Predicted 3D model of a 685-nucleotide part of an RNA (large-subunit ribosomal RNA, domain II) from a Candidatus Jacksonbacteria bacterium. Its Rfam family is "Bacterial large subunit ribosomal RNA". The coordinates come from a structure-prediction model, not an experiment, and the mean pLDDT is 83. Taxonomically the source falls in Candidatus Jacksoniibacteriota (Bacteria, Bacteria candidate phyla).
Context: one part of a larger RNA
RNA sequence: GCCAGGGAGUUUUUCUGUAUGGCGAGGCUAAUCGACUACGUCGAGUAACCGGAGCGAGAGCAAGUAUGAAAAUGCGAAUAGUCAUAUGGAUAAGACCUGAAGCUAGAUGAUCUAACCAUGGGCAAGCUGAAGUCUUUCGAAAGGAGGAUGGAGGGCUGAACCGUUGUUGUGGACAUGCACUUGGAUGACCUGUGGUUAGGGGUGAAAAGCUUAUCUAAUUUAGCAAUGGCUGGUUCCUGCUGAAAUAUGCCUACGUAUAGUCUUGUUUAGUUCGUUGACGGGGUAAAGUACGGAUAAAUUUUGCAGGGGCUAUUGCUUACGGAAAUUUUUCCAACUCAGAAUCUGUCAACUGCGUAUAACAAGAAUCAGGGAGGGUAUGUAAGAUACUCUUCCGAGACCGGAACAACGGAGAUAAAAGUUAAGGUCCCAAAGUUUAUGCUAAGUGUAUCAAAAGGAGUCUCGAACCUGAGACACUAGGGAUGUAAGCCUAGAAGCAGCUAUCAUUUAAAGAAAGCGUAACAGCUCACCUAUUGAGGUUCGGGGCCCUGAAAAUGGACGGGGCUCAAGCAUAACACCGAUACUUUUACGGCACUCUUUUUUAGAGUGUUCGGGUAAGCAGGCGUGCUACUUGCGCAGAAGUUUUUGCGAGGGCAAGGAUGGAGCGAGUAGCAAUGAGAAUCCUGGU
Repeated sequence: GCCAGGGAGUUUUUCUGUAUGGCGAGGCUAAUCGACUACGUCGAGUAACCGGAGCGAGAGCAAGUAUGAAAAUGCGAAUAGUCAUAUGGAUAAGACCUGAAGCUAGAUGAUCUAACCAUGGGCAAGCUGAAGUCUUUCGAAAGGAGGAUGGAGGGCUGAACCGUUGUUGUGGACAUGCACUUGGAUGACCUGUGGUUAGGGGUGAAAAGCUUAUCUAAUUUAGCAAUGGCUGGUUCCUGCUGAAAUAUGCCUACGUAUAGUCUUGUUUAGUUCGUUGACGGGGUAAAGUACGGAUAAAUUUUGCAGGGGCUAUUGCUUACGGAAAUUUUUCCAACUCAGAAUCUGUCAACUGCGUAUAACAAGAAUCAGGGAGGGUAUGUAAGAUACUCUUCCGAGACCGGAACAACGGAGAUAAAAGUUAAGGUCCCAAAGUUUAUGCUAAGUGUAUCAAAAGGAGUCUCGAACCUGAGACACUAGGGAUGUAAGCCUAGAAGCAGCUAUCAUUUAAAGAAAGCGUAACAGCUCACCUAUUGAGGUUCGGGGCCCUGAAAAUGGACGGGGCUCAAGCAUAACACCGAUACUUUUACGGCACUCUUUUUUAGAGUGUUCGGGUAAGCAGGCGUGCUACUUGCGCAGAAGUUUUUGCGAGGGCAAGGAUGGAGCGAGUAGCAAUGAGAAUCCUGGU
C1' cells in the first nucleotide's frame, strides 16, 4: 500500500414549536397502595402542577388596575386548555467522534549521572634538577661564585588509564559507533565496593547541566471522557427549494450575537423588478470663467515696503521689484453663471404575476471570497491595496477560445430527429482551395503586446505653381561691356575684409552662388538660346509596409503549411457547428377537473416547472430484534458463488452450482441500524 472486521448526533432533565390522539372550562396524576396471568397489566391515589383574571414596588383593588390634581397614558378584559406519543430546536450534563501542550495530588526512583562520606586499588619508561648537605673559593662583614651530593614540582616527553580538538571524514531507521589526528597522564588525578541527598526538591569549578536512552521542573497513578473559538473524520436512495463570504457590537479580527440573504409551515387578494406619462430630487461628466484660487503676456496708473543711480539736510529718479486696473492666454477634488445622460421618490395608466407580495412562527447556513467591464483613492507600477455599480465563478455542465474557475455563446429531467449561436469552412479536423474589388512583398501577417521618432518603400486623395507662345531632366552654345566698381592692401582684378550694388549692349548674363590663383588666369552656377516633345515641381491628408525591436537548454501563427493567400480591407451567398431553439415520445414536480366510499389509485388539462455547494423540507430502501397474522424448508433453509430479469435508485425476485438445517412475507413497534477516507483501531498479506 491493499483486503477483511470494527469505527462517530446518543440518553436523561427542563423549556419551546410541529404532527397525531384522548378529554375539554377543565386537563393530568407523582410517590405510594391493592389485585392478577407477577419481568408486566389492571384498579385505587387529585398532594402537587398547568389553565380558568388582571394590574400594581407593595398595601391593595378587580374586568379592570397602576400613574396623575386632571386631561390622559401603560399593561389587561370580549375564552381553550391540558395530558400522552413521535419529531425539530434550545438548556444542563463528556453530549457527534478522535487529538494536545499543560495544571493539581499521592506514590516510585541516585544500579545512569551530580556532589559528598566511608573503605580499598592504579599510574611503563625517559628528561629536567628546587631547598638542604659536603667541599673549594672571594669578602672586614652582609653575602656571593664553582664542584659534588640531593631528589622538589597542580614541572617536561610519553604508554597503561581518563578524555575527545579537528576532519562539518565515514557508518547507522533509531540509541553517536569507527578511522586518522589530538588534551591530561603524582594530581583540584583516575577508579572498585558500600552509603547519603528526591521533584519547585536535590546536586551543580554554572552548560538552565545532571537527577536510569525522559529535564526551563523526572517517572508513574489518579482527578480525566481535563479543556481546545483549532486540524481531521462523520456510513443508504430519490424528489422540491436553494444561500452567504455584507452591516453593527464584542480583549473582536480563521470566533460569535442581531440584522440582511435561504428553507418549511400558517394566515393574507391583491401586487409591480418592465414600459410610458405627470410632478419632484440632484450639481457629477462634459463645459465655462460670473465668484474663489492659480497661470502667461501686453498696456495704463501709482515712488510705493525693498533694491539701483544721482545727491547727500533731504529729496529726485528708475527699462529692478511691489500694488492696482483693463484686454487677451491657460487651468482647478476641496471654483461654478449655466449644466446633461444614467439614477431616484410619489402618483397614474399599460404590462407581467396569480397566494405572488406581505405578516407571524420554526429551522438553518454564512459574516477568509474571487475574476472581468465602467468609476474613485493610494501607488513608478503590479496577477497591488481599499471602496463603488453591473455581471460571472463560487454553487454551472455543454460549444468556441490549441490547452485555460470566472473571455464569447448558452443555463444540462431522459431518448430521437432537425435548425441555429459564438466560432469557423487548404490538411491534421465537420464545413468554400466560394464570388467580386482593392491593398501588402515585409513570411508583414495568419484572434490574443509595442511607443516616441524616422523612411524618393508603395497605393490613394487634395491644393498651389510651371507647361505645344514648348514645361521638367539630359546635351550643345552664350554667360558680355563701363570695370581690375570704390576703399583697404605688398597684392585684393566678381569670389581676405569694409562701403555701395549702378549703368550699358542684349535672346540673356549678379559690381557675382561655388571651386580655384601670391595676385591674375582657369572651371562651374544664376540667367538666355538651340535640341527634344508631354507632362512636371512643391506642399498637405489617408491605407498597407520598413527601421526603431534586447534574455537566458532548441522552438513555435496549435502544427503542417500559405504570397495566383490559406494575409489585410470592403461587400455577398452557401455550408459546418452546443445538453441552446423547434418537433415527437416518456418520467417526475406543482395547480386544477373527472371517476372512485375518504385516502390511495386511475384518466385528463395547464405549466416563461425539472443545473446546483452550504442549508432547509418531503417520501422511500435496507440491517438486527419484539408482538400478532400468515407462509417456505432434507423432494434441500441460511450462507457462498454465478447467470438472468425487474426498478429512477436505495434494492428486489428467479434459475444453476455448492452447502446441509433452519428461514421468510404482511402489519405495528424498538434500535449499539447502512463506511472509502479520520497520518483511524485490530488482524491478514